[in-house]
RNA sequence: UUCAUCAAGAGUAACGGAGGGAUUGGCCCCAUGAUGUUACGGCAACCAUCAUACAUGCGUAUGAACGGUGCUAAGUCCAGCAGGAUGAAUUCCUGAGAGAUGAA
Numbered sequence: 001u002u003c004a005u006c007a008a009g010a011g012u013a014a015c016g017g018a019g020g021g022a023u024u025g026g027c028c029c030c031a032u033g034a035u036g037u038u039a040c041g042g043c044a045a046c047c048a049u050c051a052u053a054c055a056u057g058c059g060u061a062u063g064a065a066c067g068g069u070g071c072u073a074a075g076u077c078c079a080g081c082a083g084g085a086u087g088a089a090u091u092c093c094u095g096a097g098a099g100a101u102g103a104a
Stems, first nucleotide, its partner, number of pairs: 001104006011040005019029003023080004041072003046068002049064006076098001081095005
């Protein structure tokens, strides 16, 4: 850079000691111990592998979960930009952008 996915799912302990949820605003988590690190679990099925069925140019579908990643508060926590619906406030929908993860 390109492509795919992002409304589901899954936590305990030890260490340590004040911030954290990317960014701005909101809202929230947090000394009943956050973020982080480690250990052991778990979730999921992106890649690889295997099985079955179909297909036969590369494969497709379903399943399994030993391997490579990933994830394990809240919809990517919500919004931000554009458009639309309803409007008194507001609320809702679609798309973009940004971000995360995987593969190339």

This is a predicted structure of a 104-nucleotide RNA (SAM riboswitch aptamer (S box leader)) from uncultured Acidaminococcus sp.
Rfam family: SAM riboswitch aptamer (S box leader). Rfam's curators write: The SAM riboswitch is found upstream of a number of genes which code for proteins involved in methionine or cysteine biosynthesis in Gram-positive bacteria. Gene Ontology term of the family: regulation of gene expression.
Its mean pLDDT, the model's own confidence on a scale to 100, is 82.